The prediction has a mean pLDDT of 85. The RNA shown here (c-di-GMP-I riboswitch aptamer) has 86 nucleotides and comes from Falsibacillus albus. Its Rfam family is "c-di-GMP-I riboswitch aptamer". Its family is annotated with cyclic-di-GMP binding in the Gene Ontology.
[in-house]
Formats: sequence, C1' cells, structure tokens
RNA sequence: GUCGAAAAAUGGCAAAAUUACUGAAAAGUAAUGACGCAAAGCUAUAGGGGCUAAGGUCGAUGGGACUAUGCCAGCCAGUUACCGAA
Repeated sequence: GUCGAAAAAUGGCAAAAUUACUGAAAAGUAAUGACGCAAAGCUAUAGGGGCUAAGGUCGAUGGGACUAUGCCAGCCAGUUACCGAA
C1' cells in the first nucleotide's frame, strides 16, 4: 500500500394470533401483538416459483377437471439504500 473479515450506534420493519372492514376465495387494510429480518425497502404481462378459481370452458348422474389481466415480495430473483476496523 492492497484485499478480506467484526463489534458498536441511530433507528426501521412486524410473523402467528385476536378484533373490525373489504373480497367468491387466495389475500388485503387498520388496531393490538412480536416470530423474526442488514434490505422483512421497492418491483407482480419485464424473470422463475407458489396460492386461489368468482367468471369461463369441459364433464354428468352430479361433492369434479382446467384456466388469472385475482393474490403472494417474510420463496428465489431484479433494483435502491443507513452505520461501519475510517
């Protein structure tokens, strides 16, 4: 001199559950709550994957099958970003 690697600090978000509302549902919004998260910020016809099936199509002696321009970012991913061996 170069590279790699932490602790700390300011804070942030908010799982499940419960209640209310919206929705056919998945799920969402708000309040309470904190399981956890260094991106648990943002992005859903601009990637993959997953959930639901109102409507539609098919089926027929019928409780069914398929389908997303509905939903999930706290599944992977893309993208932006605080502090910091200083």